[in-house]
Context: one part of a larger RNA
RNA sequence: CUGGGCGUAAAGGGUGUGUAGGCGGUUAUGUUAGUCUUUUGUUAAAGCUUUCUGGCUUAACCAGGAAAAUGCAGGAGAAACGGCAUGACUUAGAGGUCGCGAGAGGUAUACGGAACUCAUAGUGUAGGGGUGAAAUCCGUUGAUAUUAUGGGGAACACCAAAUGCGAAGGCAGUAUACUGGCGCGUACCUGACGCUGAAACACGAAAGCGUGGGAAUCGAACGGGAUUAGAUACCCCGGUAGUCCACGCCCUAAACGAUCACAACUAGUUUUGGGGAGUAUCGACCCUCUCCGAGACGAAGCUAACGCGAUAAGUUGUGCGCCUGGGUAGUACGAUCGCAAGAUUAAAACUC
Numbered sequence: 001c002u003g004g005g006c007g008u009a010a011a012g013g014g015u016g017u018g019u020a021g022g023c024g025g026u027u028a029u030g031u032u033a034g035u036c037u038u039u040u041g042u043u044a045a046a047g048c049u050u051u052c053u054g055g056c057u058u059a060a061c062c063a064g065g066a067a068a069a070u071g072c073a074g075g076a077g078a079a080a081c082g083g084c085a086u087g088a089c090u091u092a093g094a095g096g097u098c099g100c101g102a103g104a105g106g107u108a109u110a111c112g113g114a115a116c117u118c119a120u121a122g123u124g125u126a127g128g129g130g131u132g133a134a135a136u137c138c139g140u141u142g143a144u145a146u147u148a149u150g151g152g153g154a155a156c157a158c159c160a161a162a163u164g165c166g167a168a169g170g171c172a173g174u175a176u177a178c179u180g181g182c183g184c185g186u187a188c189c190u191g192a193c194g195c196u197g198a199a200a201c202a203c204g205a206a207a208g209c210g211u212g213g214g215a216a217u218c219g220a221a222c223g224g225g226a227u228u229a230g231a232u233a234c235c236c237c238g239g240u241a242g243u244c245c246a247c248g249c250c251c252u253a254a255a256c257g258a259u260c261a262c263a264a265c266u267a268g269u270u271u272u273g274g275g276g277a278g279u280a281u282c283g284a285c286c287c288u289c290u291c292c293g294a295g296a297c298g299a300a301g302c303u304a305a306c307g308c309g310a311u312a313a314g315u316u317g318u319g320c321g322c323c324u325g326g327g328u329a330g331u332a333c334g335a336u337c338g339c340a341a342g343a344u345u346a347a348a349a350c351u352c
Stems, first nucleotide, its partner, number of pairs: 004323003007306002012320001014203004021196003025089008034081001035078008049067007093193001094190003098185004105179007112156001116152008127138002164171002208249006218242001222238004260319006268297011301308002325352003334345004
């Protein structure tokens, strides 16, 4: 390589948009470099496979004859599939219109209450705080507690859920503006316009970086108090960067469902979110059916087992990514990117 695989053993790219490429609905006609049939030539000999003989006592082995096989080239034919060309179709794919609908989807602005902290003022007096116990620490220059007023920053209790939305990262006080996507119903329009997707581009938690702000809380580093044999920790008192905002970088995560995308098919039971239809009713429920999500069990089947089981890890198809013993190593070198930190790509010697 062939093959076999990728939930947990090595292995699904962090996510999307999408170029090339690969693959692609129903139908008619034409065509034929794929495909199929047939024929001719060739495919040295030996060998391999099949077969008929012969030679060693037999066999292996050797010899002679025949056939077959594979590839290539030429000729003739076929038109189901595929390709190409032209035309048609809409019941099924995809997109659009119209009518409803749900939502922490995104961006910006404004506003709100609780808590916290700071300042000022009043009341008030000796403690407060903290711990396993203490101490550092704060407090008679009046703390803690309590009341009032004012300032500040960050986060939004209850609702709240097996909830919802988003491609993923992620998204939660309220209102407004702008804005993306989705579901259902109708079957009106376009008429295969589709699927996947190397490259490329975009997005991408936290931490980190640059410039300028902001700074209440928490809090790497750091200082102190304890603990301890020691204690560069766990506990306590403080506390810088950071945590927050704007703009620009970084591009990594157990970026996880450790499960790629799309399509089709294959028992049921039950809960829940969003629609629709029917039944019922004064109406809302209830009940029946149905479409789209989110969960729990479970038949068949699958699995090494655990488990999965219409949201498949079942049965299939198309396309992409990835794996091939452990260590060395996601390292060295080189290259690209980055302000840096580093990221991406990615070995070998040697060793077991």
Molecule: small-subunit ribosomal RNA, central domain
Organism: Candidatus Adlerbacteria bacterium RIFOXYC1_FULL_48_26